[in-house]
RNA sequence: UAUCGAUAAUAGCAAACUUAUUGAAAAAUAAGGACGCAAAGCCAUGGGUCUAAAGAUUUAAAUCUAUGAUAGCCAGGCUACCGAA
Numbered sequence: 001u002a003u004c005g006a007u008a009a010u011a012g013c014a015a016a017c018u019u020a021u022u023g024a025a026a027a028a029u030a031a032g033g034a035c036g037c038a039a040a041g042c043c044a045u046g047g048g049u050c051u052a053a054a055g056a057u058u059u060a061a062a063u064c065u066a067u068g069a070u071a072g073c074c075a076g077g078c079u080a081c082c083g084a085a
Stems, first nucleotide, its partner, number of pairs: 004083002012037002017032006035072001041078003045075003048070003055064003
């Protein structure tokens, strides 16, 4: 340095749920809370999934559509703490 990841050490993040706020919604943020996580740190580039306000079709119901969301769905890219085997 690369790989790897301990019943090591030091730190870190925080699912469900509750409350408040934002949002059309999905969801996000803050506080509480811990299911889990060795990249659960960052990036929507590819695929997946969720939503469908606006728009299109339509008498309507409904359907389609991301420019919205998800990095704690997967791949890819960038960066990083510790050091037993």

Description
A computed fold for an 85-nucleotide RNA, annotated as c-di-GMP-I riboswitch aptamer. The sequence was found by an Rfam model in a public genome assembly. Model confidence (mean pLDDT): 88 of 100. The model forms 95% of the base pairs in the Rfam consensus.